[in-house]
């Protein structure tokens, strides 16, 4: 960097510390910013992967235990494979103004704006090349 797929109206410090003028991806807006911006570092939030714990699905093992007078069959614990829930936050991200802050294209609705629907750009996560 490119393809797949998921999710983008919830949620996180209003004096935490260094830092100093920009920031909110791109348009046109509007907004945030010296009562301090990006950016580091602490906190914090969130559960895509990925550890664990506890329920369970499916299927297997019987040269693994028990029950059974035996033997088959069975069941009842276990031992693995497998999917699912539900808690945790162990490890990898990721996020912590405003819905992805609104809008860029198409339809619907409408006097017109507001306003609905869907891409499309863009963000992260996972898997791929």
């Nucleotide at each position: 960097c490119u393809c797949u797929u998921a999710u983008c109206c919830a949620g996180a410090g209003c004096a935490g510390g260094c830092g100093g003028a920009g920031g909110g991806a791109c348009u046109g807006g509007c907004c945030c910013g010296a009562u301090g911006a990006a950016g580091c570092c602490c906190g914090g939030c969130a559960a895509c992967c990925u550890g664990a714990a506890u329920c369970u699905u499916u299927c297997u093992c019987u040269u693994g235990u028990g029950c059974c007078a035996a033997a088959g069959a069975g069941c009842a614990c276990g031992g693995g494979a497998u999917g699912g829930a539900u808690u945790u936050g162990u490890g990898g991200u990721g996020c912590u103004a405003a819905u992805u802050c609104c809008u860029g294209c198409a339809g619907g609705a409408a006097a017109u704006u507001a306003c609905c629907u869907g891409a499309a750009a863009g963000a992260u996560a996972a898997g791929a090349g």
The RNA shown here (SAM riboswitch aptamer (S box leader)) has 129 nucleotides and comes from Effusibacillus lacus.